Predicted 3D model of a 349-nucleotide part of an RNA (small-subunit ribosomal RNA, central domain) from an uncultured bacterium.
[in-house]
Context: one part of a larger RNA
RNA sequence: CUGGGUGUAAAGGGUGUGCAGGCGGGGCAGCAAGUCGGGUGUGAAACCCCAUGGCUCAACCAUGGAGGUGCAUUCGAAACUGUUGCUCUUGAGUCCCGGAGAGGCUGUCGGAAUUCGUGGUGUAGCGGUGAAAUGCGUAGAUAUCACGAGGAACACCAGAGGCGAAAGCGGACAGCUGGACGGGUACUGACGCUCAGGCACGAAAGCGUGGGGAGCAAACAGGAUUAGAUACCCUGGUAGUCCACGCCGUAAACGAUGUGUGCUAGCCGUUGGGCAACGUAGUUGGUCAGUGGCGCAGCUAACGCAUUAAGCACACCGCCUGGGAAGUACGGCCGCAAGGCUAAAACUC
Numbered sequence: 001c002u003g004g005g006u007g008u009a010a011a012g013g014g015u016g017u018g019c020a021g022g023c024g025g026g027g028c029a030g031c032a033a034g035u036c037g038g039g040u041g042u043g044a045a046a047c048c049c050c051a052u053g054g055c056u057c058a059a060c061c062a063u064g065g066a067g068g069u070g071c072a073u074u075c076g077a078a079a080c081u082g083u084u085g086c087u088c089u090u091g092a093g094u095c096c097c098g099g100a101g102a103g104g105c106u107g108u109c110g111g112a113a114u115u116c117g118u119g120g121u122g123u124a125g126c127g128g129u130g131a132a133a134u135g136c137g138u139a140g141a142u143a144u145c146a147c148g149a150g151g152a153a154c155a156c157c158a159g160a161g162g163c164g165a166a167a168g169c170g171g172a173c174a175g176c177u178g179g180a181c182g183g184g185u186a187c188u189g190a191c192g193c194u195c196a197g198g199c200a201c202g203a204a205a206g207c208g209u210g211g212g213g214a215g216c217a218a219a220c221a222g223g224a225u226u227a228g229a230u231a232c233c234c235u236g237g238u239a240g241u242c243c244a245c246g247c248c249g250u251a252a253a254c255g256a257u258g259u260g261u262g263c264u265a266g267c268c269g270u271u272g273g274g275c276a277a278c279g280u281a282g283u284u285g286g287u288c289a290g291u292g293g294c295g296c297a298g299c300u301a302a303c304g305c306a307u308u309a310a311g312c313a314c315a316c317c318g319c320c321u322g323g324g325a326a327g328u329a330c331g332g333c334c335g336c337a338a339g340g341c342u343a344a345a346a347c348u349c
Stems, first nucleotide, its partner, number of pairs: 004320003007303002012317001014201004021194003025088007033081002035077008049065006091191001092188003095184004103177007110154001115149007125136002162169002206247006215241002220236004258316006266294008275285004298305002322349003331342004
């Protein structure tokens, strides 16, 4: 470079935003860079090809001819790409009305429960397990009642339900704030799609400083189990889990399925919103946007996917190329560190 792939065999970047780049809707007109055609010049000789000739043939040699991707220049064509101008509304966006939602941030409030403290009642056990023991308890525990303190999480509602780009989001109320959707069809007039770098966000754990600490609980200690038991079980228990600010930048970050657009049988459910009919409650039909189950064509190695495609196509990006060595070494960049990102080879099968 060509070709083939990327749900599970190697392979979709964790997610978004977006510069460069790539690609880009309908009509008319112009230009002629790409594109196409003609002319001219050049494209040395030798070589290759053709014809003829010379060594008895051939190899070899000689003469003549043809060809020559290409380059330059000139004349021309205008469908396509490009470019310029004008224009259009279906792509995209704006505007108006409306309802839905654990979308985000901040503040305030609430009840249940655990633990602890104080006081009352009360007495010998409680706790825990497969069975036990460590442990707690006559300095009065467990149980029970009242009051108080404090932290964390929000039962039921709750749903294959909703929202968010992903990570993720669940008590109530208020404030600030993002997005999507439906209806209207007033406005702009291609303003679009994708995106190497860049930038931003990014569960948990971990790190720094300061706070907080009820429950849980790495490490740790003890009790059991066991041949052993640095475990599984039990009693304790510190970081941590929580808050503020700043780092880290990873994951089975999964739908193991990149984003956008168009097209391609149906059936059943569910969430949000218009519409129509029956005529009001409600039911039915159709429709737009989501979210599930089944299933045809087609696809697939099979499993399965199947209008939410893994079908049929187009545009752009990431990635793969036998197993191990190895997501390692070295170098570079980033980080306080832990480590992250980029990323080989020898050797071996």

Model confidence (mean pLDDT): 89 of 100.